Predicted 3D model of a 342-nucleotide RNA (Bacterial RNase P class A) from a Bacteroidaceae bacterium. Its Rfam family is "Bacterial RNase P class A". Rfam classes the family as a ribozyme. Of the family's consensus pairs, 94% are formed in the model. Lineage of the source: Bacteria > Pseudomonadati > Bacteroidia > Bacteroidales > Bacteroidaceae. It is recorded under the gene name rnpB.
RNA sequence: AAAGCUAACCGGUCUGUCGCUAUCUUUUUUGAUAGAGGAAAGUCCGGGCAACAUAGAGCAUUCCACUUCCUAACAGAAAGUUGCCGGCAACGGCAAAGUAGUGUAGAAGAAAAUAACCGCCCUUUCAGGGUAAGGGUGAGAAGGUAAGGUAAGAGCUUACCAGGUGCGUGGCGACACGUAUGCUGUACACCUUGGAAGUUGCAAGAUCGUGUAAACCGGCGUCAGAGGGCUGCUCGCUCAAGCCGGAGGGUAGAUCGCUAGAACCUGUCGGCAACGGCAGGUCGAGAUUAAUGACAGACAGGAUUAUUCCUACAGAACCCGGCUUAUAGGUUAGCUUUUAUU
Numbered sequence: 001a002a003a004g005c006u007a008a009c010c011g012g013u014c015u016g017u018c019g020c021u022a023u024c025u026u027u028u029u030u031g032a033u034a035g036a037g038g039a040a041a042g043u044c045c046g047g048g049c050a051a052c053a054u055a056g057a058g059c060a061u062u063c064c065a066c067u068u069c070c071u072a073a074c075a076g077a078a079a080g081u082u083g084c085c086g087g088c089a090a091c092g093g094c095a096a097a098g099u100a101g102u103g104u105a106g107a108a109g110a111a112a113a114u115a116a117c118c119g120c121c122c123u124u125u126c127a128g129g130g131u132a133a134g135g136g137u138g139a140g141a142a143g144g145u146a147a148g149g150u151a152a153g154a155g156c157u158u159a160c161c162a163g164g165u166g167c168g169u170g171g172c173g174a175c176a177c178g179u180a181u182g183c184u185g186u187a188c189a190c191c192u193u194g195g196a197a198g199u200u201g202c203a204a205g206a207u208c209g210u211g212u213a214a215a216c217c218g219g220c221g222u223c224a225g226a227g228g229g230c231u232g233c234u235c236g237c238u239c240a241a242g243c244c245g246g247a248g249g250g251u252a253g254a255u256c257g258c259u260a261g262a263a264c265c266u267g268u269c270g271g272c273a274a275c276g277g278c279a280g281g282u283c284g285a286g287a288u289u290a291a292u293g294a295c296a297g298a299c300a301g302g303a304u305u306a307u308u309c310c311u312a313c314a315g316a317a318c319c320c321g322g323c324u325u326a327u328a329g330g331u332u333a334g335c336u337u338u339u340a341u342u
Stems, first nucleotide, its partner, number of pairs: 001338010012299007020035005037313001041324002044322005049201004061197005066080003070076001081096006097192002101190005117135002119131005143161006162184002164181007205256004216246005227239004263282008300311004
C1' cells in the first nucleotide's frame, strides 16, 4: 500500500423568515423553553403496568435443553467445553440434557443383531462343521490400520489410532491429561430428568358526565283543589293538573393512565467479560387524525460537460430489555494475508 476479519461510532451542519405541538409566563396575545430513531420498523421473544380468572395438590399438553455465569425476565447476552463445516489466515457458522428400560428400521441385501448367499478352510463329502478376512446391498454389516497367529479365520495376541468404563491428577463445571481394562454397530422414537407456561392488552383500566329523559322510583294532589299569581300577614279573588324529592347505569365528550425511568451521563471500585456496587450530575416529545414542517442563503458530500439536480434506511403513539430486518457515504481501534522498502 492492497485485500480482508472483529469491535465500536457518525450518519448532513449553520443562519434567517413564516408556521405546527406541549409547557411556562404575560399588560390576553406577546414572549421564553423543549420537540423522532439507531433502528421509532417487523410485532418475533421476555418483563413492568392494568382488568378478569385463580383454595391446595396431582395428571396431561406445549415449549426450552453442553457447562458456569449475568439479568426483573427471556427462546437474550458473557466467558468457556466437545464435535463437525467454511476460510491460506484473522475469524465465522451449526450441533450437543440422560441412556436405566422398551420398541422400530421400508426398498435393496443371505443377514439390520442369537447374521453364513457367494467365497475360504476342515471332515466320515448329494452332507456336516468352522470362519466376519474378501465380494455384493445399504445411511448403517459386528471399532479402524498393520503385523503376528491359524486348517482357514477372528481383539485370538501385539503396536498405533477412535470411543467406553474404572482409578489418579487438574478444573466451580462442561471436560482435559495420565494410567489400567479387549469393554466396542448405526439411526430414530417412546421413555426418563430438569426448567418454564392462566387469559386479554393502554382501544388495558380509572374519574366526571351532555343526550335518550316529558323515561324510572318515592311522596302529595286532580272540584272534598297539590301548587302558582295578587300580598308585609290573615281572609278574599283568581289560574289550575300537576308539584316536590331521589337513585342508577355510562353512549357523545372531557380528564387521568402519560412519560422521573430495571432512565441517562461522568468518575471510581469489584469482575476475564456480560454485569453489578458506590458517589456526583442531568430532566431530554407526549400528540389522538395525530405536532416535529415550508421557503431562502451559505458550507460539506454525491451525480452531471455545464446549467442544474440530489442528501442512506426510515417517522414516536403506555413504557422498558432483547432478537430480526433495512441502511448512501464516512470515521476509529486491534488483528490477518499478500506485496514493496528500510